[in-house]
Context: one part of a larger RNA
RNA sequence: CUGGGCGUAAAGCGCGCGUAGGCGGCCGGAUAAGUCAGAUGUGAAAGCCCUGGGCUCAACCUGGGAAUUGCAUUUGAUACUGACCGGCUAGAGUAUGGUAGAGGGAGGUGGAAUUCCAGGUGUAGCGGUGAAAUGCGUAGAUAUCUGGAGGAACAUCAGUGGCGAAGGCGACCUCCUGGACCAAUACUGACGCUGAGGUGCGAAAGCGUGGGGAGCAAACAGGAUUAGAUACCCUGGUAGUCCACGCUGUAAACGAUGUCGACUAGCCGUUGGGCUCAUUUAAGGGUUUAGUGGCGCAGCUAACGCGAUAAGUCGACCGCCUGGGGAGUACGGCCGCAAGGUUAAAACUC
Numbered sequence: 001c002u003g004g005g006c007g008u009a010a011a012g013c014g015c016g017c018g019u020a021g022g023c024g025g026c027c028g029g030a031u032a033a034g035u036c037a038g039a040u041g042u043g044a045a046a047g048c049c050c051u052g053g054g055c056u057c058a059a060c061c062u063g064g065g066a067a068u069u070g071c072a073u074u075u076g077a078u079a080c081u082g083a084c085c086g087g088c089u090a091g092a093g094u095a096u097g098g099u100a101g102a103g104g105g106a107g108g109u110g111g112a113a114u115u116c117c118a119g120g121u122g123u124a125g126c127g128g129u130g131a132a133a134u135g136c137g138u139a140g141a142u143a144u145c146u147g148g149a150g151g152a153a154c155a156u157c158a159g160u161g162g163c164g165a166a167g168g169c170g171a172c173c174u175c176c177u178g179g180a181c182c183a184a185u186a187c188u189g190a191c192g193c194u195g196a197g198g199u200g201c202g203a204a205a206g207c208g209u210g211g212g213g214a215g216c217a218a219a220c221a222g223g224a225u226u227a228g229a230u231a232c233c234c235u236g237g238u239a240g241u242c243c244a245c246g247c248u249g250u251a252a253a254c255g256a257u258g259u260c261g262a263c264u265a266g267c268c269g270u271u272g273g274g275c276u277c278a279u280u281u282a283a284g285g286g287u288u289u290a291g292u293g294g295c296g297c298a299g300c301u302a303a304c305g306c307g308a309u310a311a312g313u314c315g316a317c318c319g320c321c322u323g324g325g326g327a328g329u330a331c332g333g334c335c336g337c338a339a340g341g342u343u344a345a346a347a348c349u350c
Base pairs, nucleotide, nucleotide: 004321005320006319007304008303012318014201015200016199017198021194022193023192025088026087027086028085029084031082033081034080035077036076037075038074039073040072041071042070049065050064051063052062053061054060091191092188093187094186095185096183097182098181099180103177104176105175106174107173108172109171110154115149116148117147118146119145120144121143125136126135162169163168206247207246208245209244210243211242215241216240220236221235222234223233258317259316260315261314262313263312266295267294268293269292270291271290272289273288274287275286276285277284299306300305323350324349325348332343333342334341335340
């Protein structure tokens, strides 16, 4: 390579958009490039293979044939593919009317709580732990009341609830803005799927500049524990956590399950929409559609399990794997301010 695989054994890029490429719905026409068939030419000789002959046999030599799967020209075939023409509406999309939503961005507002400050009441403790101590407190703490400041996060509602491609998103109001779903028609007429490169987004931590800083809290200090205790526990506490702009580009970025499409028993919940039945309304029943969960048949699986949200049965395209260690390392390239990221070996060894 052929092949076999990728939920947990090695293996799905963190997620989108999209270039090239690959693949692509139904009907008709025409073409004949691919495809198929025939003919002709060519495909050196030797060798291989078949069949004769010559050295006593064989190796070896030699005659003939076959083969030479190819290429070119030419004559045909037209199912499929392609390029071309015409048409269609089941894929895809647009319009109209509705619906739900922590989807995104900006601005503003609110209450609870912690801390701090000022004042009042009040007096000897508070705090903390397994027990303590460090710590705070007669310069009046803790507790309690009133007022003020400031930052961060939004209890209840809250739900295998919702939204988003993923990361993720949760107080309220306003503005701007993306997507989804449902119903019925009308319209466009294959406009589609995937996607090497590329490009954008991308938790936390970290970095740069400038702000901000209540609580929490790496580092650090002290108190304990202990044989020791560079920890777990306690008292403090700085970066950071927050904001703006820029960078970083990684995660058990997980459903450890790529995207898109088709097909294949049922049962039970739940969210959004439509239709319908009954009912005084409400609560409710049925049905359909888009999600989101729990079981489960067939089937699949090494088993666990999956099971219309497939890991079943198939198709299209991409990514990735190929024994363990060395190693996601070295070197080189690219990127980064740095930290480092990305691409990615070998010797050696079992």

The prediction has a mean pLDDT of 89.
The part of an RNA shown here (small-subunit ribosomal RNA, central domain) has 350 nucleotides and comes from a metagenome.